Notes
A computed fold for a 1499-nucleotide RNA from an uncultured bacterium, annotated as small-subunit ribosomal RNA. The prediction has a mean pLDDT of 82. The sequence is in RNAcentral, with records from ENA and SILVA.

[in-house]
RNA sequence: AUUAGAGUUUGAUCAUGGCUCAGGAUGAACGCUAGCUACAGGCUUAACACAUGCAAGUCGAGGGGCAGCGGGUAGGAAGCUUGCUUUCUAUGCCGGCGACCGGCGCACGGGUGCGUAACGCGUAUCCAACCUUCCCCCUAUACUGGAUCAGUCCCCCGAAAGGGGGGUUAAUGCCGGAUGUUGCUAUAUUAUCGCAUGGUGAUAUAGCUAAACCUACGGGGAUAGGGGAUGGGGAUGCGUCCCAUUAGGUAGCAGGCGGGGUAACGGCCCACCUGGCCGACGAUGGGUAGGGGAUCUGAGAGGAUGGCCCCCCACAUUGGAACUGAGACACGGUCCAAACUCCUACGGGAGGCAGCAGUGAGGAAUAUUGGUCAAUGGGCGGAAGCCUGAACCAGCCAAGUAGCGUGUGGGAUGACUGCCCUAUGGGUUGUAAACCACUUUUCCCUGGGGGUAAAGUGCUCCACGUGUGGGGUAUUGAAAGUACCGGGGGAAUAAGGACCGGCUAAUUCCGUGCCAGCAGCCGCGGUAAUACGGAAGGUCCAGGUGUUAUCCGGAUUUAUUGGGUUUAAAGGGAGCGCAGGCGGAUGCUCAAGUCAGUCGUGAAAAGCCAUGGCCCAACCAUGGUCGUGCGGUUGAAACUGGGUGUCUUGAGUUCGCGCGAGGGCGGUGGAAUUCGUGGUGUAGCGGUGAAAUGCAUAGAUAUCACGAAGAACUCCGAUUGCGAAGGGCAGCCGCCCGGAGCGAGACUGACGCUGAGGCUCGAAGGCGCGGGUAUCAAACAGGAUUAGAUACCCUGGUAGUCCGCGCAGUAAACGAUGGAUGCCGGCUGUCGGCGACAGACUGUCGGCGGCUGGGCGAAAGCAUUAAGCAUCCCACCUGGGGAGUACGCCGGCAACGGUGAAACUCAAAGGAAUUGACGGGGGCCCGCACAAGCGGAGGAACAUGUGGUUUAAUUCGAUGAUACGCGAGGAACCUUACCCGGGCUUGAAUUGCAGACGGCGUAGCAAGAGAUUGUUAUUUCCUUCGGGAUGUCUGUGAAGGUGCUGCAUGGUUGUCGUCAGCUCGUGCCGUGAGGUGUCGGCUUAAGUGCCAUAACGAGCGCAACCCCUUCCCUCGGUUGCCAUCAGGUAAUGCUGGGCACUCCGUGGGUACUGCCGCCGCAAGGCGUGAGGAAGGCGGGGAUGACGUCAAAUCAGCACGGCCCUUACGUCCGGGGCGACACACGUGUUACAAUGGGUACUACAGAGGGAUGCUUCAGGGCGACCUGUUGCGAAUCUCUAGAGGUAUCCCCCAGUUCGGACUGGAGCCUGCAACUCGGCUCCACGAAGCUGGAUUCGCUAGUAAUCGCGCAUCAGCCAUGGCGCGGUGAAUACGUUCCCGGGCCUUGUACACACCGCCCGUCAAGCCAUGAAAGCCGGAAGUGCCUGAAAGCCGUGACCGCGAGGGUCGGCCUAGGGUAAGGCCGGUGAUUGGGGCUAAGUCGUAACAAGGUAACCAAU
Repeated sequence: AUUAGAGUUUGAUCAUGGCUCAGGAUGAACGCUAGCUACAGGCUUAACACAUGCAAGUCGAGGGGCAGCGGGUAGGAAGCUUGCUUUCUAUGCCGGCGACCGGCGCACGGGUGCGUAACGCGUAUCCAACCUUCCCCCUAUACUGGAUCAGUCCCCCGAAAGGGGGGUUAAUGCCGGAUGUUGCUAUAUUAUCGCAUGGUGAUAUAGCUAAACCUACGGGGAUAGGGGAUGGGGAUGCGUCCCAUUAGGUAGCAGGCGGGGUAACGGCCCACCUGGCCGACGAUGGGUAGGGGAUCUGAGAGGAUGGCCCCCCACAUUGGAACUGAGACACGGUCCAAACUCCUACGGGAGGCAGCAGUGAGGAAUAUUGGUCAAUGGGCGGAAGCCUGAACCAGCCAAGUAGCGUGUGGGAUGACUGCCCUAUGGGUUGUAAACCACUUUUCCCUGGGGGUAAAGUGCUCCACGUGUGGGGUAUUGAAAGUACCGGGGGAAUAAGGACCGGCUAAUUCCGUGCCAGCAGCCGCGGUAAUACGGAAGGUCCAGGUGUUAUCCGGAUUUAUUGGGUUUAAAGGGAGCGCAGGCGGAUGCUCAAGUCAGUCGUGAAAAGCCAUGGCCCAACCAUGGUCGUGCGGUUGAAACUGGGUGUCUUGAGUUCGCGCGAGGGCGGUGGAAUUCGUGGUGUAGCGGUGAAAUGCAUAGAUAUCACGAAGAACUCCGAUUGCGAAGGGCAGCCGCCCGGAGCGAGACUGACGCUGAGGCUCGAAGGCGCGGGUAUCAAACAGGAUUAGAUACCCUGGUAGUCCGCGCAGUAAACGAUGGAUGCCGGCUGUCGGCGACAGACUGUCGGCGGCUGGGCGAAAGCAUUAAGCAUCCCACCUGGGGAGUACGCCGGCAACGGUGAAACUCAAAGGAAUUGACGGGGGCCCGCACAAGCGGAGGAACAUGUGGUUUAAUUCGAUGAUACGCGAGGAACCUUACCCGGGCUUGAAUUGCAGACGGCGUAGCAAGAGAUUGUUAUUUCCUUCGGGAUGUCUGUGAAGGUGCUGCAUGGUUGUCGUCAGCUCGUGCCGUGAGGUGUCGGCUUAAGUGCCAUAACGAGCGCAACCCCUUCCCUCGGUUGCCAUCAGGUAAUGCUGGGCACUCCGUGGGUACUGCCGCCGCAAGGCGUGAGGAAGGCGGGGAUGACGUCAAAUCAGCACGGCCCUUACGUCCGGGGCGACACACGUGUUACAAUGGGUACUACAGAGGGAUGCUUCAGGGCGACCUGUUGCGAAUCUCUAGAGGUAUCCCCCAGUUCGGACUGGAGCCUGCAACUCGGCUCCACGAAGCUGGAUUCGCUAGUAAUCGCGCAUCAGCCAUGGCGCGGUGAAUACGUUCCCGGGCCUUGUACACACCGCCCGUCAAGCCAUGAAAGCCGGAAGUGCCUGAAAGCCGUGACCGCGAGGGUCGGCCUAGGGUAAGGCCGGUGAUUGGGGCUAAGUCGUAACAAGGUAACCAAU
């Protein structure tokens, strides 16, 4: 000093695993915005092409000279103040100086990153194998001659660039001679040193090599040698990217000897000799790339990067080459070749911005053709000085970092307005503003600023060591009148961008309506979007803020730190074994690894720390630290390693014993199967779910005998044994080979473990050759099944199945678990051996199994046979798909195997476990669920509802069960919501305020279809006399809507289901979802109860409490009742009376398996049980848990939002909701004799009644009418029951069944019965003779059957609905099956939950990719031909006094040509598969026993 996570797979969970986000960074770019200052930065692309200017010159103190400039001198001329000005000529005399000779520099500085995977770079070491101009020090020296070329002059050629000839000349240029050392070379002797070659000295002899002068007299140079310093050259160790789908490479290639060459070593080059050398520790090849200091990130280890600055390298249009020089193979030099550009008189020439500016081009993108040498630095010069696009400055750019500002304080009635929201009260913008006070950084104006950056340099003086130091004086500023300081003015000149669903800080309204759009991931948007667009508000950052791109981080997601491999991706199919890695005990030794001290180095800058300088900071300076490395040296010796010795426990050998389906070869046996022959025997056999094909009267099947063939070995036989593995090995015998185990000693002495490559083995299927073939059986054929059936089933049947030899080499080759060694608890079974005489039993060694503790694991599970604790070695994994595919290579006869990608695409894929749901899974159990019964529906006619169709409208809703005689418990008008037409617009209804009026209303008349309008008559209440109430009208504010959304809602309801379930608290178990409880056994109608129990309790449900009914009791007694008493009638509780009884009503009781017997632990069950009115819940009702179906209803009501407002509101007339080819549901009536008709005659219950029920009487055939009476009802009334009975008729028929339809005549309701009511009478008299597939209800006072009442209502389309009583059955063996449900369990790829999920072909669109006749391009190599310049070698005639040069030839190379081949890339008709894409086609493969279990490999 130091480590943060989140979102996303699921209904939920844990783990695996990928994707994504939050952070930092940048030479950036783009969007929006923009006040200032300082410091740093600015072509990442085309090493593409460049106009123009500048970027390297300098020295006259080396030289000859004199073009230009200035001066001097001499002469002439003009102006003319006789001395000046101007001018001409001559003159190198002077200052100087273009060009020239010469010296030094031009090899630095500056640019760029093409090439380069290399001693290129970094680091360390070495050179005893080297060079070094300028600089410093030391020693010695500079003697004497000579010739030539520039320039200048003359001539010539050329358009130009430039060139040629002649003459003359100097030097610090060049050459000869001399001298010459501590130099060099050779030889000899010798000393000493070194890791080797060898180095360093000493002595002697011989040979060789030098120079230059200039001067202002101060000085500056020159030569030889030695030393130093600096710079360079070379060698070596180590480090330095990706690909093995690049595995072999190499001829000067490796070494030697001898030469050449070089500053120097060296195959650097050459001749000869040898045949080596490099490579799995990755050669060679391909791709990519300048390297480092450092930079970014990271906790670090790492990862990524190499822009600016510094060091090194490489390059300078491309390629080659040398020259000069101390240094170059030379950015602004030369030569040659090539491409390009320019000039040209067409003959020839010129050029190289990857220097600074600048231009074009390319690109998303990167600046001025600026100033100055003042400083720093460089070159030249003695110096002054000159040159310097190095450098210092300025300009442009938010392109980065840092700093400053856009004001500060006060100010609430929380002002007004506006925008926005709102529950209309208000909130918010917001102390924000106004207003008051203050400040002046910045800005504008103005002034100051010779203050700083200056040290130098010239001249001069002083000191001493002649070169430094000091003094004086003179002089030098681009930046810049900048920084800074002062004065004046005045809040004055200055805020934006992104975001607000979660991650992630920050929310509301409107618009839009799966559209437009957003999006980093998950995902938003289909009418209430915090996710789109706008607005308001808010959040974050701020002169910026977002986006995009890229890198690191998070990612322990390549894991050294720091991961894994039973099931998630991942153990090689198995063994042997070379290399490699690792390795037992104990001594001694060495010191390679290791550790410690010390020394050298690790450049500076950067980083970090401290201090300091710019007002601060960024920035800069100084010091320290760091630089984890490399090397030297001195030590240490535990561990690893090397050497050496010893040991026995690892390993092995020997002896003995038994063991085994171990392997190979050869024999041999019986049963079965099929076939053949013969016998017996007769009509079928065979096969299946059922059949058929097939076989059989030419005799099958069956059966007996004999024979043949091939294959496999019943029982024993298993949780068995053996084997390295492979589900490999199984009758018996023999031979050969191999193995482990046990027992006892002896022997060897670490000989071991693992094992990349390699080698061998390796099921089934397959292939080749040759045999064999009984069974079975791919392909194939036939028969079935089926919508189809290229299947499952059946009948046949060939390869194959078997043997020999040879290939092949893969499997779900599995324990989905590599091998070896050691260690760590138990229980139990079994196999082989050993110990005891033996059994039981026990001990021990080695195997094969089961269970569990600790431990491990995501869990399931593993658990001495580990998936535990450790060590060693090998193999393998890194999201899913594409894909084990393509290409390449290797192997194979082929099939195919091994190795093994990418583009593209998805946000998951996958594991274990949990809760559900589901299963053509299992177990247990219920229910009119089936079965057993009874009666229906489906056929007919009609009624009613629905669909459909029709219509101006046929209003709307309800639609499997859970819509369809449902909303509707009453559609002629009304209702009414629909249609047509006519009206109204504060409106049909309610209400506030203001004003006006006295009307409104009622009645009549008129118009009209009516609403409505006109008109006539009549007409309010209270009052304190002001007015008020009320009504109408006008205005205004609220209206109104059966318009939409039941998927925005409340409420209510249906259904699962009156099914027995659904949960909670605490505890316990599990990482968790969750489990336990609630499971199990018994029992129940019941999660009802009992027992058991890590659970103990509790809640909502069940049951009970409530109502009706059945029995009894108590109390009460009218309108009910009448036993007793009395009265009365034709008769009647009719009357008095009574309250016993019945009944009505109130309140209680009774039933609890309580008793008995049997069974049972108990709960409970059973019983012709007892008792009882009732018996095991007595019967019925009300009551509906958590929840499911986005179930139903906005049209019952309520309500959010949206929509309409002279209409989607409202009033009226008429029509429609009643239509009608059809289809369905629910019903009624029937088809008849258990019936119909007629006659006679009992007993109900529950309800209703005042515009009502009506007695009674009369009339009518009747519906009904008229009169009269009772009752607001235990009093009167509806009221009559149906039924039943029978002595009657009918006699099986479309009828005396059935009543539809139709005609006529009526009654009733109502304003009104045409569309469109009911009822009555007469007449008519249809279909229909018991109903296909299928289907519904019902288990007892039930079904069936019979009638009665009520609601709604004027009336009624009611056969519906809701109730009431009468008569009154049959059957249930039972739970296999159908349907629904409950509990437990199992499987699951389902969770929208099986109406689930999901696969493949085909069809359509898009995308990337493989192959492909070819075509095009690129880089590199090879052979042959040609071959510039340069260099080297050789060279008689030419040039030169000479040195030498030239010439020509040879060698060699760049380049060019040509040829064949390989590699890489692009493109390509067509073709192959792949991926993706709301609703296409065909099937149903997989997930459940997925309906043939699935899967792996082969065919």